[in-house]
Context: one part of a larger RNA
RNA sequence: GGCCAACGGUGGAUGCCUUGGCGACAGGAACCGAUGAAGGACGUGGGAGGCUGCGAAAAGCUACGGGAAGGUGCCUACCAACCGAUGAUCCGUAGAUGUCCGAAUGGGGCAACCCCGCACCCGUCAUGGGGUGUGACUCCCGCCUGAACACAUAGGGCGGGUAGAGGGAACCAGGGGAAUUGAAACAUCUCAGUACCCUGAGGAAAGGAAAACAACAGUGACUCCGUCAGUAGCGGCGAGCGAACGCGGAAGAGCCUAAACCGAACUGGUGUGAUAGCCCUACGGCGUUGCCAGUUCGGGGUUGUGGGACAUGAUGGAGGGAACGUAGGACCCUCACAGAGUUACAAAGCUGCUAGGUAGUGGAAUCGUUUGGAAAGACGAGCCAUAGAGGGUAACGGCCCCGUACACGAAACCUAUGCAGUCUCUGAUCAAUGCUCCCGAGUAACGCCGAAUCCGAGAAAGUCGGCGUGAAUCAGCGAGGACCACCUCGUAAGGCUAAGUAUUCCCUGUCGACCGAUAGCGAACUAGUACCGUGAGGGAAAGGUGAAAAGUACCCCGGGAGGGGAGUGAAAUAGUACCUGAAACCGUUGGUCU
Numbered sequence: 001g002g003c004c005a006a007c008g009g010u011g012g013a014u015g016c017c018u019u020g021g022c023g024a025c026a027g028g029a030a031c032c033g034a035u036g037a038a039g040g041a042c043g044u045g046g047g048a049g050g051c052u053g054c055g056a057a058a059a060g061c062u063a064c065g066g067g068a069a070g071g072u073g074c075c076u077a078c079c080a081a082c083c084g085a086u087g088a089u090c091c092g093u094a095g096a097u098g099u100c101c102g103a104a105u106g107g108g109g110c111a112a113c114c115c116c117g118c119a120c121c122c123g124u125c126a127u128g129g130g131g132u133g134u135g136a137c138u139c140c141c142g143c144c145u146g147a148a149c150a151c152a153u154a155g156g157g158c159g160g161g162u163a164g165a166g167g168g169a170a171c172c173a174g175g176g177g178a179a180u181u182g183a184a185a186c187a188u189c190u191c192a193g194u195a196c197c198c199u200g201a202g203g204a205a206a207g208g209a210a211a212a213c214a215a216c217a218g219u220g221a222c223u224c225c226g227u228c229a230g231u232a233g234c235g236g237c238g239a240g241c242g243a244a245c246g247c248g249g250a251a252g253a254g255c256c257u258a259a260a261c262c263g264a265a266c267u268g269g270u271g272u273g274a275u276a277g278c279c280c281u282a283c284g285g286c287g288u289u290g291c292c293a294g295u296u297c298g299g300g301g302u303u304g305u306g307g308g309a310c311a312u313g314a315u316g317g318a319g320g321g322a323a324c325g326u327a328g329g330a331c332c333c334u335c336a337c338a339g340a341g342u343u344a345c346a347a348a349g350c351u352g353c354u355a356g357g358u359a360g361u362g363g364a365a366u367c368g369u370u371u372g373g374a375a376a377g378a379c380g381a382g383c384c385a386u387a388g389a390g391g392g393u394a395a396c397g398g399c400c401c402c403g404u405a406c407a408c409g410a411a412a413c414c415u416a417u418g419c420a421g422u423c424u425c426u427g428a429u430c431a432a433u434g435c436u437c438c439c440g441a442g443u444a445a446c447g448c449c450g451a452a453u454c455c456g457a458g459a460a461a462g463u464c465g466g467c468g469u470g471a472a473u474c475a476g477c478g479a480g481g482a483c484c485a486c487c488u489c490g491u492a493a494g495g496c497u498a499a500g501u502a503u504u505c506c507c508u509g510u511c512g513a514c515c516g517a518u519a520g521c522g523a524a525c526u527a528g529u530a531c532c533g534u535g536a537g538g539g540a541a542a543g544g545u546g547a548a549a550a551g552u553a554c555c556c557c558g559g560g561a562g563g564g565g566a567g568u569g570a571a572a573u574a575g576u577a578c579c580u581g582a583a584a585c586c587g588u589u590g591g592u593c594u
Base pairs, nucleotide, nucleotide: 001593002592003591004590005589006588007587008586009585015579016544017543020515021514022512023511024510025509026508027507028506029504030503031167032166039101040100041099042055043054044053046079047078049075050074051073061095062094063093064092065091066090070083071082072081106115107114108113116135117134118133119132120131121130122129137164138163139161140160141159142158143157144156145155171202172200173199174198175197176196182189186236212219213218223250224249225248226247227246233241234240254496255495256494257440261299262298263297264296265295266294267293268292269291270290277286278285279329280328281327282326283325284324304474306439307438308437309436310434311433312431313430314429315428317335318334319333320332321331337427338426339425340424341423349422350421351420352419353418354416355415356414357413358412360408361407362406366381367380368379369378370377382399383398384388390402391401392400445469446468447467448466449465450464451463455481476491477490478489479488480487531538532537551578554565555564556563557562
């Protein structure tokens, strides 16, 4: 020095564990913000570094409720000083306080800083100083004023506004919009209207009550799911893309306007001396009334078996009133009656009940022996069960503890698309006739150019956009995949609308042939921390004594570190460098070979 064996050191694999993650389901909630958000800075404790909480009233203050004997949050002991059955700590509801920055908003600024005006107050002999409030911009509403240019408008001023701004994971709508890729190359095509960017809204959004489908039979708003169907189609007819009708389900809800016509007010025009007008009839009376046009408001009206207006006719509870007077009708008001209602169809609520949420409460049933450090194990004998889910306890516990099944509970606040009451709103209907009027215009349609639809310009309808041309009003107009006829369906060019549907930053509960510390979130631990970068940004490592600290009093060696005894413990080769403790690597002892 090699090899073998045993025993060690080092190292931290493996096994076991889990406080943390991942995925999913159900229900809830789905917004916060100038009454200053989200997110921060700085403070705040008797001694206080970090985390958490809180804000100069600062690990807290007040009220109400729950609950109970301990408490002054965690790492985290200790000391000090205190609080608590006159109910603390703790939990819930409501409130108070809430520095500075931040949309940040009095002005400025290198965020958490600097400087100021006005009103009131404090202080000083006075100045400086301090405190409270207020002071950004835009928009909206009201009033006043007021140019060019007479009215007017622009502009200006004053007052008022719980108006806007900024933040937020996904879902939604709209405006823009790739390439890798596939086509075995590549250009039309595909990837894909995807990724990404921007804008806007809501708890959902969008869509929505047929100018729809269909096919000679019919359906009857929209949305979503299954099917139809990888069908019909589109397609360098390549790669690929890919419907609809119908059928079966979820849910279910329908409404308001424009116009004709009537009335009122205002503006402009026109016009007369009583013809027209003053609701109608009769008598009287009035008169710048009336008529035309426009604007605003109110009534009316909303449909496709076309509807409505106007004119005509029929019917219609009671009382009262008057806008020229009297009588009647019509008109208006009130009552009765009927109907409806706060998610659209008009709009505020309030009260009560019920149900639910935000703290909680009750909640059955086991002992002995034995092994062991420890019983929940074994043995023996019982018991409960609307509870044998789960967790903990010195090993594996239905009956030890927390719980579980089940039953119950709110002073305060919240929810109900539950109910009732109060309250609010509405109330003429029918019939026939009338080519009298109305029925959404730079619209429909057409031409050119584009886009999206299964549809790549095609025989290319229908939908949407740009430019141009440019209708009709029911004897009208549009559609049924060029176009024409017939037939059928619908009624465009205004608007609103719950539910069924999508998603999950967040809350509660539950589950897993999900992970178990190089895994699972980047993060089980001071984690978006340490650290890196001018910055945008990048981004770790790091869990385990024991049942319980019982964390080794005392003695010895040593300067200490560390160790030897002693002691604790079931175990100390479990000693805080702590469970197990593999391998590489380094040794000690013995054997053997050279």
Large-subunit ribosomal RNA, domain I from a soil metagenome, 594 nucleotides, folded computationally.
The coordinates come from a structure-prediction model, not an experiment, and the mean pLDDT is 83.
The full RNA is in RNAcentral, with records from MGnify.
It matches the Rfam family "Bacterial large subunit ribosomal RNA". Gene Ontology terms of the family: ribosome and structural constituent of ribosome.